Model confidence (mean pLDDT): 83 of 100. Transfer RNA from Verrucomicrobia bacterium LW23, 75 nucleotides, folded computationally.
RNA sequence: GCGCGGUUAGCUUAGUGGUAGAGCGCUACAUUGACACUGUAGAGGUCACAGGUUCGAACCCUGUACCGCGCACCC
Numbered sequence: 001g002c003g004c005g006g007u008u009a010g011c012u013u014a015g016u017g018g019u020a021g022a023g024c025g026c027u028a029c030a031u032u033g034a035c036a037c038u039g040u041a042g043a044g045g046u047c048a049c050a051g052g053u054u055c056g057a058a059c060c061c062u063g064u065a066c067c068g069c070g071c072a073c074c075c
Base pairs, nucleotide, nucleotide: 001071002070003069004068005067006066007065010024011023012022013021018055026042027041028040029039030038048064049063050062051061052060
């Protein structure tokens, strides 16, 4: 330098055009002498960034950044 894959909640991740979800974690309450477990409720996301297409984009297109894998070149 070229190609492929990835970037979504604190962490792990689902979601392939039509209201962004789950598990773990966190908070409150119930329960306990207390803790843990369990149950109920809740908070937490400008979907990496910028632009474009579309009535409508996490999703399609272009560019950029970062991470991983492979290939090539130079020394």
Background: Its Rfam family is "tRNA". About the family: Transfer RNA (tRNA) molecules are approximately 80 nucleotides in length. The family's RNA type in Rfam is transfer RNA. Rfam links the family to the GO term triplet codon-amino acid adaptor activity. Taxonomically the source falls in Verrucomicrobiota (Bacteria, Pseudomonadati).